The RNA shown here (c-di-GMP-I riboswitch aptamer) has 70 nucleotides and comes from a soil metagenome. The coordinates come from a structure-prediction model, not an experiment, and the mean pLDDT is 82. Rfam family: c-di-GMP-I riboswitch aptamer. Gene Ontology term of the family: cyclic-di-GMP binding.
[in-house]
C1' cells in the first nucleotide's frame, strides 16, 4: 500500500438517577488500541461542609492484540 473486520460521537426515541450521568434502540463525527484494568492529573454533579458521586471519545499510566509491502 490493499484486504476482511471492529468501535461509535452529535442528535432523537425508551428508560433509570435529585444531578452530573448511565442503559438499549436508531444514527456515524470521529477511532489503529476509541480492545481490557485501575482511576494518577484534569473536569463535572449533588451537598453548608466533612464527604458522597460521575466522564474515561481530556491528559498521563499498566497490560494484550489484528493485516501487511519494503
Nucleotide at each position: 500500500a490493499a484486504a476482511u473486520g471492529g468501535c461509535a460521537a452529535a442528535a432523537c426515541c425508551a428508560u433509570c438517577g435529585c444531578g452530573a450521568g448511565g442503559u438499549g434502540g436508531u444514527g456515524a463525527c470521529g477511532c489503529a488500541a476509541a480492545g481490557c484494568c485501575g482511576a494518577g492529573g484534569a473536569u463535572c454533579u449533588c451537598g453548608a461542609a466533612c464527604g458522597a458521586g460521575a466522564u474515561g471519545g481530556c491528559c498521563a499510566g499498566g497490560u494484550u492484540a489484528c493485516c501487511g509491502a519494503a